Predicted 3D model of a 71-nucleotide RNA (transfer RNA) from Mesorhabditis belari. The source organism's lineage runs through Eukaryota, Eumetazoa, Rhabditina, Mesorhabditinae and Mesorhabditis. Its Rfam family is "tRNA". The family's RNA type in Rfam is transfer RNA. Rfam's curators write: Transfer RNA (tRNA) molecules are approximately 80 nucleotides in length.
[in-house]
RNA sequence: GCGCAGGUGGUUCAGCGGUAGAAUGCUCGCCGGCCACGCGAGCGACCCGGGUUCGAUUCCCGGCCUGCGUG
Numbered sequence: 001g002c003g004c005a006g007g008u009g010g011u012u013c014a015g016c017g018g019u020a021g022a023a024u025g026c027u028c029g030c031c032g033g034c035c036a037c038g039c040g041a042g043c044g045a046c047c048c049g050g051g052u053u054c055g056a057u058u059c060c061c062g063g064c065c066u067g068c069g070u071g
Stems, first nucleotide, its partner, number of pairs: 001070007010024004018054001025043006047063005
């Protein structure tokens, strides 16, 4: 350089046109002699720029980053 895969809460992953979910984390509460465990509530995200569309996390194009392959 070329090809392929992937970028979503702090972390690990779903979701693949119509309000974005889970686990874990953090905070508060309950319980408890204290902590842990458990239970409940809350907080927190779609890599960037265009295009298509009534509507884009999702489809298309171009970037950037990561990984793999190849020379």